[in-house]
């Protein structure tokens, strides 16, 4: 110096905070950066759901009943 692998620590996980003896997935030339159609060639349009990776609370947003 290069490669694999481990432990440890940092990251990430389509919109916002917390938390998790919780899952994944990357080691910075990474991990992720949603779905559908059309044209078109990597760009544009149009339409769509959803604040969570999954869990609980909190915000913001929506529906719907009841005062």
């Nucleotide at each position: 110096c290069c490669g694999c692998a481990u432990a440890c620590g940092g990251g990430a996980g389509a919109u916002g905070g917390c938390a998790u003896g919780c899952c994944u997935c990357c080691c910075c030339g990474a991990a992720c950066c949603g779905c559908c159609g059309g044209a078109a060639g990597u760009u544009u349009c149009g339409g769509c759901u959803g604040a969570u990776g999954a869990u609980g609370c909190c915000u913001g947003c929506g529906a719907a009943c009841c005062g």
Predicted 3D model of a 67-nucleotide RNA (Fluoride riboswitch aptamer (crcB RNA motif)) from a Lysobacterales bacterium. It matches the Rfam family "Fluoride riboswitch aptamer (crcB RNA motif)". The literature on the family includes a 2012 paper in Science by Baker et al., "Widespread genetic switches and toxicity resistance proteins for fluoride".